The RNA shown here (small-subunit ribosomal RNA) has 1478 nucleotides and comes from Pseudomonas sp. The prediction has a mean pLDDT of 82. Taxonomically the source falls in Pseudomonas (Bacteria, Pseudomonadati, Pseudomonadales, Pseudomonadaceae). Rfam family: Bacterial small subunit ribosomal RNA.
[in-house]
RNA sequence: GUGUGUGUGAUUCUGGCUCAGAUUGAACGCGGGCGGCACACCUCACACAUGCUGGUCGAGACCGUGAAGGGAGCUAGUUCCUGGAUUCAGCGGCGGACGGGUGAGUAAUACCUAGGAAUCUACCUAGUAGUGGGGGACAACGUUUCGAAAGGAACGCUAAUACCGCAUACGUCCUACGGGUGAAAGCAGGGGACCUUCGGGCCUUGCGCUAUCAGAUGAGCCUAGGUCGGAUUAGCUAGUUGGUGAGGUAAUGGCUCACCAAGGCGACGAUCCGUAACUGGUCUGAGAGGAUGAUCAGUCACACUGGAAGUGAGACACGGUCCAGACUCCUACGGGAGGCAGCAGUGGGGAAUAUUGGACAAUGGGCGAAAGCCUGAUCCAGCCAUACCGCGUGUGUGAAGAAGGUCUUCGGAUUGUAAAGCCCUUUAGGCUGGAAGGAAGGGCAGUAAAUUAAUACUCGGCUGUUAUGACGGUACCCACAGAAUAAGCACCGGCUAACUUCGUGCCAGCAGCCGCGGUAAUACGAAGGGUGCAAGCGUUAAUCGGAAUUACUGGGCGUAAAGCGCGCGUAGGUGGUUCUUUAAGUCGGAUGUGAAAUCCCCGGGCUCAACCUGGGAACUGCAUUGGAUACUGGGUAACUAGAGUAUGGUAGAGGGUGGUGGAAUUCCCAGUGUAGCGGUGAAAUGCGUAGAUAUCCGAAGGAACACCAAUGGCGAAGGCGGCUACCUGGACCAACACUGACACUGAGGCGCGAAAGCGUGGGGAGCAAACAGGAUUAGAUACCCUGGUAGUCCACGCCCUAAACGAUGACAACUGGACGUUGGGAGCAUUUCGUCUCGGUGGAUCAACUCACACGCUAAACUUUCCCCCCGGGGAGAACAGGCCCAAAAUACAAACUCUCAGGAAAUGUCGGGGGCCCCCACAAACGGGGGAGAAUGUGGGUUAAUUCUAAACGACGCGCAAAAACUUACCCCCGCUUGAGAUGCCACGAAAACUUCCCAAAUAUGGAUUGCCCCUUUGGGAAACUCAAACACGGGUGCUGCGGGUCUGUCCUCAUCUCGUGUCGAGAAAUGUUGGUUUAACUCCCAAAAAGAGCGCACCCCUUGUCUUUAUUUGCCACCACAUAUGGGUGGAAACUCAAGAGAGACGGCGAUUGACAAACAGGAGGAGGGGGGGGAUGACCUCAAGUCAUGGUGCCCCUUGGGACCGGGACUACACAGGUACUACGGUGGUGAGGACAGACGGCUACAGACCGGUAAGGACAUCCUAACCCCAAAAACCCUAUCUCAGCACGGACUGCAGUCUGACACUCGACUCAAUGAGGACGGACUCGCUAUUAAUCACCAAUCCGCAUUGCUGAGGUGAAUACGUCCCGGGGCCUUGACCACACGGCCCAUCACAGUAGGUGAUUUUGUACCAACAUAGUCAGGUAUCUAACCUUCGAGAGGAACCUCGCCACGGUGUGCUCCAGGACUGGA
Repeated sequence: GUGUGUGUGAUUCUGGCUCAGAUUGAACGCGGGCGGCACACCUCACACAUGCUGGUCGAGACCGUGAAGGGAGCUAGUUCCUGGAUUCAGCGGCGGACGGGUGAGUAAUACCUAGGAAUCUACCUAGUAGUGGGGGACAACGUUUCGAAAGGAACGCUAAUACCGCAUACGUCCUACGGGUGAAAGCAGGGGACCUUCGGGCCUUGCGCUAUCAGAUGAGCCUAGGUCGGAUUAGCUAGUUGGUGAGGUAAUGGCUCACCAAGGCGACGAUCCGUAACUGGUCUGAGAGGAUGAUCAGUCACACUGGAAGUGAGACACGGUCCAGACUCCUACGGGAGGCAGCAGUGGGGAAUAUUGGACAAUGGGCGAAAGCCUGAUCCAGCCAUACCGCGUGUGUGAAGAAGGUCUUCGGAUUGUAAAGCCCUUUAGGCUGGAAGGAAGGGCAGUAAAUUAAUACUCGGCUGUUAUGACGGUACCCACAGAAUAAGCACCGGCUAACUUCGUGCCAGCAGCCGCGGUAAUACGAAGGGUGCAAGCGUUAAUCGGAAUUACUGGGCGUAAAGCGCGCGUAGGUGGUUCUUUAAGUCGGAUGUGAAAUCCCCGGGCUCAACCUGGGAACUGCAUUGGAUACUGGGUAACUAGAGUAUGGUAGAGGGUGGUGGAAUUCCCAGUGUAGCGGUGAAAUGCGUAGAUAUCCGAAGGAACACCAAUGGCGAAGGCGGCUACCUGGACCAACACUGACACUGAGGCGCGAAAGCGUGGGGAGCAAACAGGAUUAGAUACCCUGGUAGUCCACGCCCUAAACGAUGACAACUGGACGUUGGGAGCAUUUCGUCUCGGUGGAUCAACUCACACGCUAAACUUUCCCCCCGGGGAGAACAGGCCCAAAAUACAAACUCUCAGGAAAUGUCGGGGGCCCCCACAAACGGGGGAGAAUGUGGGUUAAUUCUAAACGACGCGCAAAAACUUACCCCCGCUUGAGAUGCCACGAAAACUUCCCAAAUAUGGAUUGCCCCUUUGGGAAACUCAAACACGGGUGCUGCGGGUCUGUCCUCAUCUCGUGUCGAGAAAUGUUGGUUUAACUCCCAAAAAGAGCGCACCCCUUGUCUUUAUUUGCCACCACAUAUGGGUGGAAACUCAAGAGAGACGGCGAUUGACAAACAGGAGGAGGGGGGGGAUGACCUCAAGUCAUGGUGCCCCUUGGGACCGGGACUACACAGGUACUACGGUGGUGAGGACAGACGGCUACAGACCGGUAAGGACAUCCUAACCCCAAAAACCCUAUCUCAGCACGGACUGCAGUCUGACACUCGACUCAAUGAGGACGGACUCGCUAUUAAUCACCAAUCCGCAUUGCUGAGGUGAAUACGUCCCGGGGCCUUGACCACACGGCCCAUCACAGUAGGUGAUUUUGUACCAACAUAGUCAGGUAUCUAACCUUCGAGAGGAACCUCGCCACGGUGUGCUCCAGGACUGGA
């Protein structure tokens, strides 16, 4: 030392992506009160206007300038002389090598750490010695002259601390040891004695100069270690490596040259390429690390680009010189000038970085004796919230919980003590006044010391005095007034603190990841509210962290990414036992160093803090030195347990070569023999009358070796199989003689390495890529069939890869018990079974381990050593480059781009043209239909003013609708109404109105007019009921959303399932229970069983039906007894029977008995009305289908409000080229028609069902009567029976359609009802593919009733009855369902998932004819300037033997060489038609 989200329907592991933290020289957006402190071109080392940034010294010196003062003259305010303050270009000295800037180059000539020897060092410090005496020039200046300018040229004069000799010489250097060489400069102040040419000498003090020895400081050089990436950069090097000698340098050295030798570096990464200033430190991190190198500090490098030297102590020099180049500027065109990576500033670039400020007051630097001068170093100020730190924007009180806003369930809640109001305070800001510290040195005067001959000079001390501040009247302090002048930004779906409303409607938009948005968005936009931080807040970029996601600390490799195919072996790494030694590693001590700053700790100073500052600690490092010696290493001496050798045996498809054998296939010859053979799911191609197949004798040839044969054997792996001979490798066992650690692993390297393939030459029976033909198929470049070539075989040579797998690298030690098998051995025993031991080879398990699966002495356990390999998926094991190969290939191996997943194991479902078991009118077996016709009905479609709406595979379509002429009605048209047709409330009013009566108009709705109860003649009076304008709340909506939801319903399915708590097991999702064995219609029951139980379902209970008993007896019934006579239980009675309706009985696997494990149960039997659930019904578990319904009704949201509401009239829903569905009637003779005759059940009826009688052909009418119903009525049942006729035709089948005439209901029958009579008489002669129902009172067939209803249904629907069959071998197949199991890349769950190509568009990378930039190398060429060399030229000091010489200059040439051009190859970048990938 923290984690989170994200793959899945869920789990776990692996693994990536993302977030929360800290930080910044930052930028951008919004917003902005004050102060302190720090920082500020990260980009174009791009170009620069203007100003400033390095001068100083007159006490070095020349020529000038020439103040005060003094003197003289006279014109009396001027002239002359003196004087020398001041100033001064050039000469001369010191400094311009510091300070300041930048990071281009540089991967080591750099930097860091620790050492070293062969060096120099101006100014400074200390010491010693000296400072004597001469000379000749050159600037300035003067004259002349060239030039536009910049700048020169000639002649002449001149000083010095400028220059050159001489003398002297401690030391240095040279030496032939005698000696030789080689230096200097003066200036200022003062002065007693002495001297003087009157200038001074001389003396002294100070400064300077010369030589030298030391120090300090600074610099140069050398060594070791450390210091980025790339091997798709493996070899590099010729002054290269070393030696001798010489030259050169301050100094070592190939630094340079001559000669000699052939070395030097490199896998511990040379060379090459790319990138980069390094460090103290900074950021982050628990640390180890990682990233970084602004500000501050140390070092280096650079100064427009390239090169070069001169001067100097120091430079190869930012504000110096020379040359070349590019650029800019001036020009009289001849020629010249320049270098902000100094401070400001400008342009440009860029997301982006400040003032053309003040001062030398302080600190520091240069010069000077000093005053002082200079200083864009520095100190300050200005600008910027860029970072860090601090302060403020008010405090207290204040509930009517104000107004306003927002939300609302309409009650209220919230904003909110917040505001207002009241009482206080005044920091910061404003204003008034005061006011530090940063100042010390310095000048002048005095004073006592030092120095000295000296009271001069000089120096420091003390005293007094005098001036010095850019910042700035700044910090700070006092007074005054007044809450007065001061709050924003981001966020609110999860991660992540914080929620509601409105708008929008996959649009607009958001987004760090997951993701949000398609009409109820806490995710978009706005508002209210809230959360977080706060003068800032957020975003973007970047680094570390989290990430144990490169794992040293601290990871892995059976299946997730990852063990080389196998061996031999080099380097390397690692290594048995004992004695002794050493001290390299290792462990302590001491010393030096590790700059300062920073970080940390303790203090101090700014009111605090940031900041500044004192001290300490630390800097984990390096080096030196001295100790320790267990372990590792080195040396030495031994050992035998590792390893190996020798001896005797054993097993074996171990390898190589030669020989040989039989079976089989094929082919050939001959015989027999005749029509097919062959092949397949079925066929065909093919072979065969020229004789096949079949069968037999013989011959040929090639390849492979049946049985034995085995989770048997051998081998390193690949692999190895008839028998036999020869050659040959390894293993094991036994006994224990020898060697004495000889070992293990193994980067590179070398060898072996299935199959296919390649080369050369053979061989070729069978098989068989390619190829051909036949099939299959939508196609079939396949699977199947007939043929068939390479190849397969042999020899030699290549290739070098495989799921080369145990997906498991090699060696070793150790750790349970059983069971097989193979090769040896031992003792006992021996027919056998056995016991012990060594080496192999197997299956199942304990512990341990593992994410799980699994592994488990043959480890994937535990423990050492060594090697290979891995780091998200795709792109891709592909491109380019390389080596290898005859080729094909193989080896090795990136990136752009793209996604936020990819993956392992296991669990639950679902699915499977997987498996097992079981069920169902599921198939099969029967019967009857649909699909063809007509018409009925519903739907689609189109049509229409409207043809209202819904329902859509099964599970929409005779469905909602158990009745559309008006109404219904929701649709369309017309006319009017607007608090409304109807509901509740509020308010106002007095008789206008409404109601009632009646009249008129209108299609009606509606509009206009009139009357009223009591008293009363009337005017008038009175009372009650009732009603109402207008306005407001509202009301209304069959308007939208069934994908907001409730209710109800369909469906899987009347299938047998669906679950729970407890327990157990697993890390978990989950499992167990619910599985297994029987059984059942059933998770029905029994047994077994880590489960023991429970719930919803199943079943039972309920209704109905089938049998019987009993009770009561009317409206039902009538056997017995009577009456009446009459056609009827008509009547009295009866209570037997039938029926109706109450109560019971009955059926329970109850009784024998078979099978079964003795269970559950099953098969069969008796009895019984009924037998194994008796038949039928109601009853529908958990879920599924966003199934259906907002139009049954109810409801949230949205929408309409003189209309999308309500009313009236009319129309429409009834239309019609067409298509699907569902029923009806038929196509006839088991029939039609005429006549006659039988038998039901269950319903319904008073605004109703209706009888009898009468008339009508009939529908129906009229009259009058029964029944509030077991009483009366509807009501006729029909098929059936008997009889007659029709006689196979579009008919005496069939009845559509049509015209006339009627009836009924009803305001209304035209659109648009039903029925009747006679007439009319269509299509249709049993229906293609396909398809539906049904297992017994069922199908089929026949007629009947009700509901709805004014009317409309013999076709719908729901019921009730009559007649009444056939078939089921069985579960292979079609469909559906249940249980178990198996596989899966499926989970929206196979209607899933998903691959390739193509079309269109865009993106990135590779190749590519060709074009092109730049870097580096090589070769020869050329060459400015410098340097060095050379020379026949010239020459002030010095020297001279007077000739010369030293020194200097000039000229020429050679050498090195910048820039430059040429050539050659190579490296790298960019563009590119086209092509392949994602």